The RNA shown here (transfer RNA) has 73 nucleotides and comes from a Candidatus Absconditabacterales bacterium. The RNAcentral record of the sequence draws on ENA. NCBI's taxonomy places the organism under Bacteria, Bacteria candidate phyla, Candidatus Absconditibacteriota, Candidatus Absconditabacterales.
RNA sequence: GCCUUCUUAGCUCAGCUGGUAGAGCAGUGGUAUCGUAAACCAAAGAUCGCCGGUUCGACUCCGGCAGGAGGCU
Numbered sequence: 001g002c003c004u005u006c007u008u009a010g011c012u013c014a015g016c017u018g019g020u021a022g023a024g025c026a027g028u029g030g031u032a033u034c035g036u037a038a039a040c041c042a043a044a045g046a047u048c049g050c051c052g053g054u055u056c057g058a059c060u061c062c063g064g065c066a067g068g069a070g071g072c073u
Stems, first nucleotide, its partner, number of pairs: 001072007010025004019056001028042004049065005
């Protein structure tokens, strides 16, 4: 220098033929207990790495950039 792949909640990951993003764990509040943990219930939490393009509409498609992983020379 070139190729492939990944980037979504605090963490681990889903999601899709383009149509207003979800789970588990963690954290918070509550129920229960003499009390703690476990258990159960509830709410909260992500402008989907950044910029641009296509489109009525983009996490999803296209281009560039940044970062991680792997490979080639």